[in-house]
Context: one part of a larger RNA
RNA sequence: UGACGGGGGCCCGCACAAGCGGUGGAGCAUGUGGUUUAAUUCGAUGCAACGCGAAGAACCUUACCAGGGUUUGACAUCCUCUGACAUACAUGGAAACAUGUACUCGUCCUUCGGGGCGCAGGGAGACAGGUGGUGCAUGGCUGUCGUCAGCUCGUGUCGUGAGAUGUUGGGUUAAGUCCCGCAACGAGCGCAACCCUUGUCCUAAGUUGCCAGCGAGUAAAGUCGGGAACUUUUAGGAGACCGCCGGCGACAAGCCGGAGGAAGGUGGGGAUGACGUCAAGUCAUCAUGCCCUUUAUGCCCUGGGCGACACACGUGCUACAAUGGCCGGUACAGAGGGCGGCGAAAGCGCGAGCUGGAGCGAAUCCCACAAAACCGGUCCCAAUUCGGAUCGCAGGCUGCAACUCGCCUGCGUGAAGUAGGAAUCGCUAGUAAUCACGGGUCAGCAUACCGUGGUGAAUACGUUCCCGGGCCU
Numbered sequence: 001u002g003a004c005g006g007g008g009g010c011c012c013g014c015a016c017a018a019g020c021g022g023u024g025g026a027g028c029a030u031g032u033g034g035u036u037u038a039a040u041u042c043g044a045u046g047c048a049a050c051g052c053g054a055a056g057a058a059c060c061u062u063a064c065c066a067g068g069g070u071u072u073g074a075c076a077u078c079c080u081c082u083g084a085c086a087u088a089c090a091u092g093g094a095a096a097c098a099u100g101u102a103c104u105c106g107u108c109c110u111u112c113g114g115g116g117c118g119c120a121g122g123g124a125g126a127c128a129g130g131u132g133g134u135g136c137a138u139g140g141c142u143g144u145c146g147u148c149a150g151c152u153c154g155u156g157u158c159g160u161g162a163g164a165u166g167u168u169g170g171g172u173u174a175a176g177u178c179c180c181g182c183a184a185c186g187a188g189c190g191c192a193a194c195c196c197u198u199g200u201c202c203u204a205a206g207u208u209g210c211c212a213g214c215g216a217g218u219a220a221a222g223u224c225g226g227g228a229a230c231u232u233u234u235a236g237g238a239g240a241c242c243g244c245c246g247g248c249g250a251c252a253a254g255c256c257g258g259a260g261g262a263a264g265g266u267g268g269g270g271a272u273g274a275c276g277u278c279a280a281g282u283c284a285u286c287a288u289g290c291c292c293u294u295u296a297u298g299c300c301c302u303g304g305g306c307g308a309c310a311c312a313c314g315u316g317c318u319a320c321a322a323u324g325g326c327c328g329g330u331a332c333a334g335a336g337g338g339c340g341g342c343g344a345a346a347g348c349g350c351g352a353g354c355u356g357g358a359g360c361g362a363a364u365c366c367c368a369c370a371a372a373a374c375c376g377g378u379c380c381c382a383a384u385u386c387g388g389a390u391c392g393c394a395g396g397c398u399g400c401a402a403c404u405c406g407c408c409u410g411c412g413u414g415a416a417g418u419a420g421g422a423a424u425c426g427c428u429a430g431u432a433a434u435c436a437c438g439g440g441u442c443a444g445c446a447u448a449c450c451g452u453g454g455u456g457a458a459u460a461c462g463u464u465c466c467c468g469g470g471c472c473u
Base pairs, nucleotide, nucleotide: 007473008472009471010470011469012468013467015463016462019427020426021425022424023423026318027317028316029315030314031313032312033311034309035308042053043052064304065303066302067301068300069299070298073127077126078125079123080122081121082120083119087102088101089100090099091098092097106117107116108115109114129293130292132291133290134289138287139286140282141281142280143278145276150189151188152187153186154185155184156165157164158163169180170179171178195270196269197268198267200238201237202236203235204234205233206232210227211226214225215224216223241264244258245257246256247255248254320420324379325378326377327376328375329374336367337366338365341360342359346355347354348353386417391412392411393410394409395408396407397406433455434454435453436452437451438450439449
C1' cells in the first nucleotide's frame, strides 16, 4: 500500500423478506458423469462445465473404430518427360480403385527448328499434410467479478523513504452524479449524454397500403371511378428540462407534493463493459513459436461408431385434471420467410399427404385457419372421456439409401403419474404466469435456440439474517 476478519459505521442488488410460478417425485427429450465397447472422436468441469462448442451425427459432416487401398500424395510452388483434358463402355470390386477398349490431340507467337500460357498423366526430389502435443510459450476472440462505480495521471505540497494528498470530510445521486468545504489545482479512462427502438403530436409524400364524404357495383367484398381526411408506411421535425407552482434543504446540490401533459423526474427497452482479476476458456474457427510424425500421427473408400445402458446429476417438455378433457360453432395479432423458393383455387384421401399448377423476387401473391379467449353441448371425481409412455399393424414424406439410426399420419394398445423428502430456481409490470405464431440451421428431422404478438396477475412491512458488491475506518 493492499487483501482478509464469525471488527465497526454508512449504502446498494429479486440478496433476504412479502408474493406468484416452478425444479427436486413420474414418463419422455436432451447434455454430462460413470460403465460398457473394436470405437462409443475431441473439448467445456463451483458460481462463470453439463438443450455448452453443435444455428440441426442415416451417407456426408467425422476428427473415432474395423476392413480394403495409397505414398511427391486430396491441396501449394519449383524441375523434367509425355500428352489436350474430359468422357463412355467392359471386367473385377462393398466402394475407393485397378486393368482393358473406344473417342481423342487445347490456345497464342513463330525465323517452321521451336517457344510461351493453360490443363492432364508419368518420374525425381526439395517439400506438402497432421482436428498430433503444449491455451503453463503466444496472437486474436470470449467468459467472470459487473453496467459494479470505480481506476489513474500531470504539476504542487507533505514524508528520509515506501507512499500520502487530490479520490478523505458534510450533504446528495442510479453514478468519483452534483453542491459545499478542504494543500491542493487541473486532467484522462469509466458514469451520463450523443446512437437504435418504443410511447404523443406536426409536416411532406400517397402505392402494392387506407376508405370519411360523393358516384357506380355485388350474394358479399376498396371491387371500380375517385378521394388524401383517417389508419398506416418512411423521411424530417416538435416534445421532458425539476421547465412551472408549493414545501423541505444551507440562499447550494438536490428531495417531496401538485398542475399541465401522450409521457415526469435516467419515461420503457436495447447497443455500449474503465484499470484490472481468475497462469479462467479456446493450439479443434483462425493464426502462430517450439516439440513430435513422414509407405504415416498424412490421404481415399465401404461399413460401423459418435444413438451403447445396472446406474448418478444438470437443463427441459408433457402431465397428474372440472379455472379441466372432448365435440360443434364463432372472433381478434405481431414479427418474419419465399425463385434449385413460397406455392393459391379446384379435385382425391379419415389423415399424414397426393394431383394440380394460378399468382409472387412480393405493403400486391404465397407460407397462413393464430391459439388461449367467447357461445352451445357433453363428461360427474373415476387412474376416468385425466394422462399419454410403450408396443403391434397399416400408410405418407425427404433422400442414392431410413436395419443399426429420421420425421409424420391412421387404427389398436393404453404404462408411470392423484402435486412430489431434504433441498433448490426464476420473476418487481405489460413483468411473472399462460397461449399460439415466425425465423435461423436444414434434402429431411426442434420439447433446443433466437424472435413475435394475445390474455394478463400477486407482493415488497422492512434491511436483523443468508449471498454478492461499493465507500470510510